[in-house]
Context: one part of a larger RNA
Molecule: small-subunit ribosomal RNA, central domain
Organism: soil metagenome
RNA sequence: UUGGGCGUAAAGUGUGCGUAGGCUCCUUUAAAAGUCGCGUCUUAAAGACUAAGGCUUAACCUAAGGAAUGGAUGCGAUACUAUAAGGGUUGAGGAUUGACAGGGAUGCUGGAACAGCUGGAGUAGCAGUGAAAUGCGUUGAUAUCAGCUGGAACACCAAAGGCGAAGGCAAGCAUCUAGGUUUUUCCCUGACGCUGAGGCACGAAAGCUAAGGCAGCGAAACAGAUUAGAUACCUGUGUAGUCUUAGCUGUAAACGAAUGCCUGCUGGCUGCACUCGCCCCGACUUUGUCGGGAUGAAUGUGGCGAAGGUAACCCGUUAAGCAGGCCGCCUGGGGAGUACGGCCGCAAGGUUGAAACUC
Numbered sequence: 001u002u003g004g005g006c007g008u009a010a011a012g013u014g015u016g017c018g019u020a021g022g023c024u025c026c027u028u029u030a031a032a033a034g035u036c037g038c039g040u041c042u043u044a045a046a047g048a049c050u051a052a053g054g055c056u057u058a059a060c061c062u063a064a065g066g067a068a069u070g071g072a073u074g075c076g077a078u079a080c081u082a083u084a085a086g087g088g089u090u091g092a093g094g095a096u097u098g099a100c101a102g103g104g105a106u107g108c109u110g111g112a113a114c115a116g117c118u119g120g121a122g123u124a125g126c127a128g129u130g131a132a133a134u135g136c137g138u139u140g141a142u143a144u145c146a147g148c149u150g151g152a153a154c155a156c157c158a159a160a161g162g163c164g165a166a167g168g169c170a171a172g173c174a175u176c177u178a179g180g181u182u183u184u185u186c187c188c189u190g191a192c193g194c195u196g197a198g199g200c201a202c203g204a205a206a207g208c209u210a211a212g213g214c215a216g217c218g219a220a221a222c223a224g225a226u227u228a229g230a231u232a233c234c235u236g237u238g239u240a241g242u243c244u245u246a247g248c249u250g251u252a253a254a255c256g257a258a259u260g261c262c263u264g265c266u267g268g269c270u271g272c273a274c275u276c277g278c279c280c281c282g283a284c285u286u287u288g289u290c291g292g293g294a295u296g297a298a299u300g301u302g303g304c305g306a307a308g309g310u311a312a313c314c315c316g317u318u319a320a321g322c323a324g325g326c327c328g329c330c331u332g333g334g335g336a337g338u339a340c341g342g343c344c345g346c347a348a349g350g351u352u353g354a355a356a357c358u359c
Stems, first nucleotide, its partner, number of pairs: 003331004007313002012327001014202004021195003025088006033081002035077008049065002052062003091192001092189003095185001098182003103177007110154001114150007125136002162169002207248006216242002221237004260326006268304006275297003279293006308315002332359003341352004
């Protein structure tokens, strides 16, 4: 390489958008490039193969025959692939009527808790721990009441719940705004599709730059303990940080207890969320609205399990089943996600990524 694989053994890019490329619905016609058939020419000889002949046989030699493969050319076939011109509607998309939700951004507002300050009242302790001590307090603390100021986070609701591509998103209200599902009209376009190397965008926390902010918490640091020691665990302080704005970084056990995206097919049972249809019951003022129940359809999210799969665990219509399309990745352990070089970054570092040697 072929092959075999990628939930847990090595292996799915953190996520999306999308270029090239690859793949791609039904149907008609044309033409005949790929494809297929037949003919001709060629594909040197020798060698190989077949069946003869000659050396006593064999090796060896002689003459003959048939190929195989590739190429060129002529005449045909037209299912499939490609091409060209049409038609269609199921894939895909759009329009229209409602519904749903912590999706995103900006602004305003709120209460609880906490801390500080001021004042009242009040006296000797408070805080902390396994036990203590450091620490705070007679310059009046802790506990308590009132007022003011400040920053961060939003108890209950809360859930197997919702939304988002992922990261993630939760006090309330208003404005702006993206996407999704379902529903109504069955209206419009007519393959406009899938995947996606490069590329582009987003991307927790920590970290970096500049300017603000700093209540609580709290790397580093200091002190008190513990201990043989204690660069820790425990305690008291406490800087960066955590917060905001603008930019950078581009990584995570970025995970569904390790599962790429899309499409089709393959028994069921039982929850939750949400939309709609149909039926029943009740309330209110009839039309109608609201509430409850049963059932059916779609979407999402859970549990259990037939078949089947799996080394087993387990998966099982949200597949790890049965198939197809495209991409990424793996090929013994260590050395090593290291060195060197390239690219990116202010830096920290990221990304790409070996070998010697060794078992």